[in-house]
The prediction has a mean pLDDT of 80. c-di-GMP-I riboswitch aptamer from a Gemmatimonadota bacterium, 96 nucleotides, folded computationally. The organism belongs to Gemmatimonadota, within Bacteria. It was read from a public genome assembly, where an Rfam model found it. Rfam family: c-di-GMP-I riboswitch aptamer. Gene Ontology term of the family: cyclic-di-GMP binding.

RNA sequence: CCGCGACAAAGGCAGCCUCCGGGAAACCGGAGUGAGUUCGCAAAGCUGACGGGGCUACCGCACCCACCAGGGUGCCAUGCCGGCUGAGUUGCCGAA
Repeated sequence: CCGCGACAAAGGCAGCCUCCGGGAAACCGGAGUGAGUUCGCAAAGCUGACGGGGCUACCGCACCCACCAGGGUGCCAUGCCGGCUGAGUUGCCGAA
């Protein structure tokens, strides 16, 4: 340096719950001595304007119902997920 990832050490991240805020929703941000540090993670750092996959459907389109106020069903990403995954990129530690 490349590869690899220990019941190692130091440090890090944070699923769930509650509250507050944003959003139509998916989901996101913040706070918490909440649970006997807690589902978990070696990239759970970053890229969603690289690919696959998933979630949602305000708007739009189609159809249906209607007491004509509206309501329902289906489709749709431009919305969202990097803690689903391939890839790219940066990076801590050090046994076998």